[in-house]
């Protein structure tokens, strides 16, 4: 300092989120130790229980007991306890200390004067004084009442308690003067006179005087009280200046009200009270009302400016259950005080009492939530007291909570076998990791033991020195020295020592913002989530682990503040399209204001000066080890008054000026406006001729209108509305708006040149006034048109578009209405800042004249700089400044609810929230779409030919059916497709039964194959394998039967046997195996746009930017093909060419293929011999380029005609397919990641099944016939295949076929026979000599095996079908129809499929108007999953929140009236008693406000997949939008 989020991207305008800091918190995981500080934010809810205010015997009277001692006739007496408790009387606190914000928008608080309008106990100063009497009530005493509180008679007594009288410096008062201040109100001082008012008294010592009882009185000292003045001093009280919250949807408040006069009262000044008088105060600078709220220094954030808050400490305030009130008193209307009411709550004998934690502790409740019923006066501070010394929950300290902020620790070095185990892994390794064990070390903190503080003295007590006071000592008071005792914290802090790495690490996070990745579970589940958003099977985002990042005795969430937020913009924001310009003028307040001069000094500077309380921030010094705390010192407190001064600039005032404005004078132009009148043309309508069947409308149509005479025509009449041409980004006006002509009457505007006036200006809240269309009142008028209506029509429907009709209305006179997409979406004024050109209106110049030049005003375009996010603005500014108004602060809800206020209604102004969303918007870019345009092309439609769709069948599919009918493919691009061949096998998680488990198949390791006999000559029992044999469908499974296995080495020899290796087998582990799942994890590979001409990339320019240019235009092509233009200028995949076939020559070479000539030979034949000439074979070339010609074009490309040629304009075919689309297709070819199976989802076997059959589809086949069928004869091909193969001749069968073996490893031999066609004959238009299905019968073949389920014959049998409805499909020449060959697969074959060959051989078109599909350019878009979009209402469900509602509850205040408690104060001569006016609570009545609720009721927001149309975005299919009915 920024960052994420709106889009496919972009720039932008705006919201919402994070990132920091804070905090009296509070809640989850965790928690070693220590200091300092904090610790009811909620129930100003209600408290049980201690305790927080008492002291003084030096003011005063009175005075126990308990307990001992002594005596005693045991009844008691008495002495100590003791002048003690414990009550009174009296004095002083008790108004301070502590606590809490309920109330209060206030002179309540801050501040800064003011009291000349005021008080002030205890203080301190300074002058003065203290005489003399006296009656008394408490407490005691004795009763009385009552449950108790308590209350009452009688009776005694003191005082610093009360009272009289004396004294009066002096104070007050009153009169009536003097001087001096003044804020002009007044007020101090000093003198004069005449009234009124004091006083207590205690302790302690002393004896000089006086008395006497010789130490006590008067008395004196000393001290504390006492009295009256004056002044301090402190603490207050009252005025005022400025400051200090919201709502105007609170606009008009006030009768003590605002002034005076006069009295009252007060410490004081006032309407503070009361009488009389006047009628007047406040208020848009916000009165009044209501809502909230203690103010402040401060505190937290912040660059600051500001916001936001008022805990703990400190200043005021206020307040003590709730409301009232006074009393005492130096001060209260009193927290631990009094009366009365009220509400609770206790106690009661029911008669009456008693209480008031918001004082420390504690309890209940309340709540997310806040601590001990602690210790102490040692220390500070207060209270009383002459001290001692009593008292203080004030304070001091402890104890609880990580609540907060500091400081510490939890170990330190070395230490690589890179241990062991955890995760990971491409299996190699990697990482936790020097981490840890292991070694040497250290001792903070806790732990143990020891020692041990400061906080304590200027106070007490003693002992002394000194001074002062007195006769004088003494005392006492001051100062000084010494000595003593006093600690709650606490045996704490702190220091020594001891033992030991030992007793101490945890939260949160790792998709992006934002430091930090991986693995497994899960599978839109469970979760998470500040914001964007993760989860649908490979999740870095859930949840575990691993590892990693933060911070650390804490971390994390939640809340709040401030911050980023320039996101209320003073600093420091905008308003043409993003929210935002009032419809438009007139013009009050108010704000701003030309030019020159004098002058003042408000504002405004500048200097001094006072306040600005300490604390708190900051600097600096200093104490606790540091720090956080504290603690001394500066500085600062942004403010306010005062006092000198200064005049530039703003303001006042005076004087003047002409640029601003304005007045007169000439002169111009206008649809300005108001009112009168006037004129034609057109519909429409009468009337009246002519004429005759249709007119009329429309996509087509009909409804209507016409034979009763219409449309059409001619002639006249009527009557309403609107003025064609001119006519124009022409004019006029403020804005709406305004258009035939002519006449009144009236505003504004320009030009021109002189005069005058002398700043008169400018904007403009409220205010008036104007003010389209619709509407709305009353009364006219109504031709035309034309909401509502009615009809025909479209339509699924069609309450619409469209037709025929038609009434308000449109028009005119008065009256409302007050709104529009009232837009230039642009407020108004003034200056200033390149131009260019076009109108209009004026004036100057000027010329014969259209005209040129110049100046003023006014309308437009185009445009530079500049300004904009861009598009765009651009002297008409949205530049560049200044003056004043008006609005806006995300989208929705909602311009809606409510109030208010205007209206005759409609309705219009003013105008909200709670809820929702993370985006809503602009302007531009790419695309993609359009029932938008151009331009171009394609069997794409025309134009033709021949199908398909209808019968039969064959064959794929759906669908149904089964045990099972495996899987896959699904619009074009599934569907004779995977399948170039399912009887079994194929063949599969298909289905039923069996049956096997290191496995059918592959690598590896371990371990076993022995042990033991027996014999010195023979080679054994056995193994693996092979048979045979026994169960069984079979695969398996058993076997005592038979036969029998390798190289080497040893051992005397042999030897399979012992060794050792290979191999087998049987057994263990690893694994093998899977057509199992995922094609939406993949790779390969393939379809499809499309063999369509596109799609890019470098440098460059150009944009803010996404992107643009190149790649667009002019032409031309099959083609982004090529030319030319051109900020472009090159290049690359595509196109085209290179390749392959096919068409022409030429040259080579010539066997198996050819045979012209020559020779031989056959009944014949390239048969031979021989030949290269032909045809063919295959090799290598040529060859065609728009390369000549003309015309056409832009001198281009390039097209159009020719000529030559075998072939001409890409000759034909064919491979050959850009960047990319369909998350297209295939995990069932294969390949692979994960998942699943593991005695089965692997393996094997038998049977079935993939071939099922009401039924739709698709793709074939065969035909329905004469251009054909039959039957006979006859001719002409390319391409292919072939040794478990092709099969010849020949024999046999009616044939399928069988025999048969020649030949062929093939240009040689065979399949092989071509077939339409040609001829020649039959049929004769029929369900037939067409058709050939479907069934019955023999029969071949292939095969272990043709039932389910082959093919092919022969004989029979003869179904549908007579050219096919909607619709639809191929195809442009060797092409399409037609006709046959052949080949793969393959034991065979359901092939009518597919893949190739050739054989006959056409019609139609040289056009783009429409359908369907591309391709460039433009346009428009609310669409980007991109038109199979987007998306808007009702109406059905859920939910949430508001609004209105008969009514209903509640509350706070105000008014009137009634009733009135305590008490003040009047009256009652005085007390009392009583009465009187106020008066709280109460009650009674109207009316208003605010909150809660309320059946029903509206509308409004949400809420994957509901219904109902299709209204918006494209010309959205009727352009869309604005007000109105």
């Nucleotide at each position: 300092a920024g960052a994420g989020u709106u889009u496919g991207a972009u720039c932008c305008u705006g919201g919402c989120u994070c990132a920091g800091a804070a905090c009296g918190a509070a809640c989850g995981c965790u928690g070693g130790c220590g200091g300092c500080g904090u610790g009811c934010c909620u129930a100003a809810c209600a408290c049980a229980u201690g305790c927080a205010a008492g002291u003084c015997g030096a003011a005063c009277g009175a005075g126990a007991a308990a307990g001992g001692g002594g005596c005693u006739u045991c009844g008691g007496c008495u002495c100590c306890g003791a002048g003690u408790a414990a009550a009174g009387u009296g004095g002083c606190g008790c108004a301070c200390g502590g606590g809490u914000g309920a109330g209060u928008a206030a002179c309540a608080c801050g501040u800064g004067g003011g009291u000349a309008a005021c008080c002030u106990g205890c203080c301190u100063c300074c002058a003065a004084g203290a005489u003399u009497g006296g009656g008394a009530c408490a407490a005691c005493u004795c009763g009385u009442c009552g449950a108790a509180a308590g209350a009452u008679g009688a009776g005694c007594u003191a005082a610093u308690a009360c009272c009289g009288a004396a004294u009066a410096a002096g104070a007050c008062c009153a009169c009536a003067g003097u001087u001096c201040c003044u804020g002009c109100g007044g007020g101090a001082a000093c003198a004069g006179c005449g009234g009124u008012c004091a006083a207590a008294g205690g302790u302690a010592g002393c004896c000089u005087c006086u008395g006497c009882u010789u130490g006590c009185a008067a008395g004196c000292u000393a001290u504390c009280a006492c009295u009256u003045a004056g002044a301090g001093a402190u603490g207050g009280g009252c005025c005022u200046g400025c400051g200090c919250a919201c709502c105007a949807u609170u606009a008009g408040c006030u009768a003590g009200u605002u002034g005076g006069u006069a009295g009252g009262g007060u410490a004081a000044c006032g309407g503070c009270c009361u009488a009389c008088c006047a009628a007047g105060g406040c208020a848009a600078a916000g009165a009044u009302g209501g809502u909230u709220a203690g103010c402040u220094g401060g505190u937290c954030u912040g660059a600051g400016a500001g916001g936001a808050u008022g805990a703990u400490c400190a200043g005021c305030c206020a307040c003590a259950c709730u409301g009232g009130a006074a009393c005492u008193g130096a001060g209260a209307c009193a927290c631990g005080g009094u009366c009365c009411a009220g509400a609770c709550u206790c106690c009661u004998a029911c008669g009456g009492g008693a209480g008031g934690c918001a004082g420390c502790a504690g309890u209940g409740g309340g709540g997310a939530a806040u601590a001990u019923u602690g210790c102490g006066c040692a220390a500070u501070g207060g209270g009383c007291g002459a001290a001692a010394g009593c008292u203080u929950g004030a304070c001091g300290c402890a104890g609880c909570a990580a609540c907060g902020c500091c400081g510490c620790g939890u170990g330190a070095g070395u230490g690589a076998u890179g241990a062991a185990g955890g995760c990971c892994u491409u299996c190699g390794g990697g990482u936790c990791g020097u981490a840890a064990a292991g070694c040497u070390c250290u001792g903070u903190c806790g732990g143990g033991a020891g020692g041990a503080a400061c906080g304590a003295a200027u106070g007490c007590u003693c002992c002394u020195g000194a001074g002062g006071u007195u006769a004088a000592c003494a005392g006492c008071c001051u100062c000084g020295g010494g000595a003593g005792g006093u600690g709650a914290c606490g045996g704490u802090a702190c220091c020594u020592u001891c033992a030991a790495a030992g007793g101490a690490a945890g939260c949160a996070c790792c998709g992006g913002c934002u430091a930090a990745c991986u693995c497994u579970g899960u599978g839109c589940c469970a979760g998470c989530a500040g914001c964007c958003g993760c989860g649908g099977u490979a999740a870095u985002a859930c949840a575990g682990a691993g590892g990693g990042u933060g911070c650390a005795a804490g971390c994390g969430u939640u809340g709040u503040u401030c911050g980023g937020a320039a996101u209320c913009a003073u600093u420091g924001g905008g308003c043409g399209u993003a929210a935002a310009g009032g419809g438009c003028g007139u013009g009050u307040a108010g704000g701003c204001g030309g030019u020159c001069u004098g002058c003042u000094a408000a504002g405004u500077c500048a200097u001094g000066u006072g306040u600005g309380a300490a604390a708190u921030c900051c600097c600096u010094c200093g104490g606790c080890u540091c720090a956080a705390c504290c603690g001394g010192g500066g500085a600062a407190c942004g403010a306010c008054g005062c006092a000198u001064g200064a005049a530039a600039c703003u303001g006042a005032c005076a004087a003047g000026c002409u640029a601003g404005a304005g007045u007169a004078c000439c002169a111009a132009a206008g649809a300005g406006g108001g009112g009168g009148g006037u004129g034609g043309a057109a519909u429409u309508c009468c009337c009246g001729g002519u004429g005759u069947a249709g007119c009329g409308g429309u996509g087509a149509a009909a409804u209507g209108c016409g034979u009763a005479g219409a449309u059409a025509u001619c002639g006249g009449g009527a009557g309403g509305a609107a003025c064609a041409c001119c006519g124009g980004u022409g004019g006029c006006g403020a804005a709406g708006g305004c258009g035939g002509c002519c006449c009144c009457c009236u505003g504004g505007u320009u030009g021109g040149a002189u005069a005058c006036u002398g700043a008169c200006g400018c904007u403009g809240a409220g205010a008036c006034g104007c003010g389209a269309a619709a509407g709305c009142c009353a009364g006219g008028g109504g031709a035309g048109c034309a909401a509502a209506c009615g009809g025909g029509a479209u339509u699924a429907g069609a309450u619409a578009c469209c037709c025929c009709g038609g009434u308000a209305g449109u028009c005119c006179u008065g009256g409302c209405c007050c709104u529009a997409a009232a837009c230039g979406u642009u407020g108004g004024g003034u200056a200033c800042u390149a131009g260019g050109u076009a109108g209009c209106g004026g004036c100057c110049u000027g010329u014969c004249a259209u005209g040129g030049g110049g100046u003023c005003g006014c309308u437009g375009c185009c445009g530079g700089a500049g300004c904009a996010a861009a598009a765009g603005u651009g002297u008409u500014a949205a530049g560049u400044a200044c003056c004043c108004c008006g609005c806006c602060u995300g989208g929705g809800g909602a311009g809606u609810a409510u109030g208010g206020u205007c209206g005759c209604a409609a309705g219009g102004c003013u105008g909200a929230a709670a809820c929702u969303c993370a985006a809503a918007g602009g302007a531009a870019u790419u695309g993609a779409c359009g029932g938008g345009g151009g331009c171009u092309c394609a069997c794409a439609c025309a134009a033709g030919c021949g199908g398909u769709g209808g019968a039969g069948c064959a064959u794929g599919u759906g669908g149904c059916u089964u045990a099972a009918u495996u899987c896959g493919a699904g619009g074009c691009u599934a569907c004779g497709c995977g399948a170039a061949g399912a009887a079994c096998c194929u063949u599969a998680u298909c289905c039923u039964g069996g049956g096997c488990u290191u496995g059918a198949c592959a690598u590896g390791u371990c371990c076993g194959c022995a042990a033991g006999g027996g014999u010195u000559a023979a080679g054994a029992c056995g193994u693996a394998g092979g048979g045979a044999c026994c169960g069984g469908a079979a695969a398996c499974g058993g076997c005592a039967c038979c036969c029998g296995a390798c190289a080497g080495g040893u051992a005397u020899c042999c030897a399979a046997u012992c060794c050792u290796g290979a191999g087998c087998c049987a057994g263990a582990u690893a694994c093998a195996g899977g057509u199992g799942c995922u094609g939406c994890a993949u790779g390969g590979c393939u379809g499809u746009c499309g063999u369509c001409a596109g799609c890019u990339c470098g440098u460059g320019u150009c944009g803010u930017g996404a992107g643009a240019u190149g790649u667009c235009g002019g032409g031309u092509u099959a083609a982004g093909u090529c030319c030319c233009a051109u900020a472009a200028c090159g290049a690359g995949c595509g196109a085209a060419a290179c390749c392959c076939u096919u068409g022409u020559u030429u040259c080579c070479a010539g066997u198996u293929g050819c045979c012209a000539g020559c020779g031989a030979g056959u009944a014949a034949u390239g048969u031979c011999g021989g030949g290269g000439a032909c045809u063919c074979u295959g090799g290598a070339a040529a060859g065609a380029c728009u390369g000549c010609c003309g015309g056409u074009g832009u001198u281009a490309a390039a097209c159009c005609g020719g000529a030559g040629g075998a072939a001409g304009g890409u000759g034909g075919g064919g491979a050959u397919g850009a960047c990319g689309u369909c998350a297209a297709g295939u995990c069932c070819u294969c390949a692979u990641g994960g998942c699943c199976u593991u005695u089965a989802u692997g393996c094997c076997c038998a049977g079935g099944g993939c071939u099922g059959c009401a039924c739709a589809c698709g793709u074939g086949c065969u035909a329905c016939a004469a251009u054909g069928c039959c039957g006979c004869g006859u001719a002409c091909a390319a391409a292919g295949g072939g040794a478990u193969g092709c099969c010849a001749a020949c024999g046999c069968g009616c044939g399928a076929g069988c025999g048969g073996g020649a030949g062929c490893u093939a240009a040689u031999c065979c399949c092989a026979a071509a077939a339409a066609a040609c001829g020649c004959g039959g049929c004769c238009c029929a369900g037939u000599u067409c058709a050939g299905a479907u069934c019955g019968a023999g029969g071949g073949c292939u095969g272990c095996a043709a039932c389910u389920c082959g093919c092919c014959u022969u004989c029979g049998u003869g179904a549908a079908g007579u050219u096919g409805g909607a619709a639809u499909c191929g195809c442009u020449a060797g092409u399409a129809a037609u006709c046959g060959c052949a080949g793969g697969u393959c034991a065979g074959c359901a092939a009518c499929a597919c893949u190739g060959c050739g054989g006959u051989g056409a019609a139609u078109g040289u056009g783009u108007u429409c359908c369907u599909g591309a391709g460039c350019c433009u346009u428009g878009u609310a669409c980007a999953c991109a038109c199979c979009g987007c998306c808007c209402g009702u109406c059905a469900a859920g939910c949430c929140a508001c609004g209105a509602a008969a009514g209903a509850g509640a509350g706070g205040a105000g008014c009137g009236c009634c009733c009135g408690a305590a008490g003040u104060c009047g009256c009652g001569u005085u007390a009392a008693a009583g009465u009187g006016c106020c008066g709280a609570a109460g009650g009674c009545g109207a009316a208003a406000c605010u909150c809660u609720u309320g059946a029903u009721u509206g509308g409004g927001a949400c809420u994957a997949a509901g219904u109902c149309g299709u209204a918006a975005c494209a010309a959205g299919g009727u352009a869309a939008c604005c007000g109105u009915a």
Molecule: small-subunit ribosomal RNA
Organism: uncultured bacterium